[in-house]
RNA sequence: CGAGAAGUAGCGCAGCUUGGUAGCGCAUUCGCUUCGGGAGCGAAGGGUCACGAGUUCGAAUCUCGUCUUCUCGA
Numbered sequence: 001c002g003a004g005a006a007g008u009a010g011c012g013c014a015g016c017u018u019g020g021u022a023g024c025g026c027a028u029u030c031g032c033u034u035c036g037g038g039a040g041c042g043a044a045g046g047g048u049c050a051c052g053a054g055u056u057c058g059a060a061u062c063u064c065g066u067c068u069u070c071u072c073g074a
Base pairs, nucleotide, nucleotide: 001073002072003071004070005069006068007067010026011025012024013023020057028044029043030042031041032040050066051065052064053063054062
C1' cells in the first nucleotide's frame, strides 16, 4: 500500500440477508425460599447499535466517508 472480516448493555453474542417497539446468556440489584451461605424461582435496572453524513414516512439494518482491532497478500 491492497483485499477481507469484526465493532450492539459490565462480559460473551444474536438480530442485518428481506428497513417497521433493540434482544438472549452470564453478571448486578430487589423479592421469595434457607438458621445463614450457596443453589433454585420470580421481578427490575442497565444501550447515542464505533463515529459522521446521505436515502427514506421510518435506519442497528441500505449508500458514502472516517476511526480502531484482527487475518491474508505485496
A computed fold for a 74-nucleotide RNA from an uncultured Bacillales bacterium, annotated as transfer RNA. Rfam family: tRNA. The family's RNA type in Rfam is transfer RNA. Rfam's curators write: Transfer RNA (tRNA) molecules are approximately 80 nucleotides in length.